[in-house]
Context: one part of a larger RNA
RNA sequence: CUGGGCGUAAAGGGUGAGUAGGCGGCUUUUUAAGUCAUAUGUGAAAUCCCGGGGCCUAACCCCGGAAUUGCAUAAGAAACUGGAAGGCUAGAGUGCGGGAGAGGCAAGCGGAAUUCCCAGUGUAGCGGUGAAAUGCGUAGAUAUUGGGAAGAACACCAGUGGCGAAGGCGGCUUGCUGGACCGUAACUGACGCUGAGGCACGAAAGCGUGGGGAGCGAACAGGAUUAGAUACCCUGGUAGUCCACGCCGUAAACGAUGAACGCUAGGUGUCGGGGCGAGAGCCUCGGUGCCGGAGUUAACACAAUAAGCGUUCCGCCUGGGGAGUACGGCCGCAAGGCUGAAACUC
Repeated sequence: CUGGGCGUAAAGGGUGAGUAGGCGGCUUUUUAAGUCAUAUGUGAAAUCCCGGGGCCUAACCCCGGAAUUGCAUAAGAAACUGGAAGGCUAGAGUGCGGGAGAGGCAAGCGGAAUUCCCAGUGUAGCGGUGAAAUGCGUAGAUAUUGGGAAGAACACCAGUGGCGAAGGCGGCUUGCUGGACCGUAACUGACGCUGAGGCACGAAAGCGUGGGGAGCGAACAGGAUUAGAUACCCUGGUAGUCCACGCCGUAAACGAUGAACGCUAGGUGUCGGGGCGAGAGCCUCGGUGCCGGAGUUAACACAAUAAGCGUUCCGCCUGGGGAGUACGGCCGCAAGGCUGAAACUC
């Protein structure tokens, strides 16, 4: 390469919008590039294959055929693919009418708790643990009452719930703003799907500059434990955690399951919408769970939210270690990231 694969064995890119490319609905006419059939030319010979023949046989040699799957030209066919022109509305989108939501950004506000400060009451302990000690406290702590300050996070509601492409999003109000869903069927008329590169977003930690710093808390110090204890436990505590701006670009970035479309028994909950019904409830669209049939699977399990049956496009895998290392390149302030081997070895 041809294949076979990618939930857990190696393998789905962290996610999106989208360039090139690949693929693409119904219908009419046309074209004849792909496609098909015919003819001609060419496709050297030898070799290979088939038939026959010659050396005693074989190897070898000779003759004939086939083959040479290709290319070109001529005149044709028109179902399918492609091209051109036209039409359509089932895909896609727009409009109109609705309701749902921790979707995003910014500003403002609120209460509980914590710590600190001031003042009052009050007195000998507090704290902490398996037990202790370090620590705090007669310079009045802990407890309690009143007042003040600060930062961070938002109990209950809360859900098997909702929203978002993913990361993720949770007090309240206001402003700006994205998306989805339901109903309707007025409009456009295939405008679609996927997507190599490139671009954007991307938890935590980390980095740069400036702020902030209540609680928590790597590092660090002390107390314990222990044979030791560079730990687990305790008392402290710096970066950090928070904000603004700029980097980093990783993750068990997980559903360990790429995206889109169609098809294939049911049952039961729940969220949002619509229809019918007096109600119980039934039907339906979209999401989110559980159970389960066919089918799939090595099994576990999956099972209309598929890991079933099909089509299209992208990414990726090809024994373990060496190794996500070395080297080179690109990116980064750095930390490092991306790309990514081989020798050797089992």